FMN riboswitch aptamer (RFN element), 129 nucleotides, folded computationally.

[in-house]
RNA sequence: AAGAUGCUUCGGGAUAUGUGUGAUUCAUAACCGACGGUAAGCGGGUGCGAACCCGUAAGUCCGUGAGCCUUCAGGCUGAGCCGGUGAGAUUCCGGCACCGACGGUAAAGUCCGGAUGGGAGAAGAUCGG
Numbered sequence: 001a002a003g004a005u006g007c008u009u010c011g012g013g014a015u016a017u018g019u020g021u022g023a024u025u026c027a028u029a030a031c032c033g034a035c036g037g038u039a040a041g042c043g044g045g046u047g048c049g050a051a052c053c054c055g056u057a058a059g060u061c062c063g064u065g066a067g068c069c070u071u072c073a074g075g076c077u078g079a080g081c082c083g084g085u086g087a088g089a090u091u092c093c094g095g096c097a098c099c100g101a102c103g104g105u106a107a108a109g110u111c112c113g114g115a116u117g118g119g120a121g122a123a124g125a126u127c128g129g
Base pairs, nucleotide, nucleotide: 003127004126005125007124008123009122010121015029016028017027018026030110031109032100033099034064035063036062037061041056042055043054044053045052046051059098060097067076068075069074080096081095082094083093084092102113103112104111
């Protein structure tokens, strides 16, 4: 170092107005974006240089998680295009779109509830030559 563990901590965000007996659910206008991967951008460092290293970096790309179904083996699970630059970008820049579990309730991504839960995973501790 790989690896291990009856170990520790952390680990999801967002609203105004109008109508109405009643809606944060409708209408209008807003707002939000979990975790890992992927960079040409940004920040920092090393080097004479070429170049290299570290950090950051996508809601709609590749996967994961929550959620749902189940014969408990397992299965299902949302949404992006156009233009620009370039050797290379569905990640950058510009434009216009689109998506969001279950239960409750005037029809819910934003309210309440299961949930002081679970959790992808992150950091650390200890063991480990």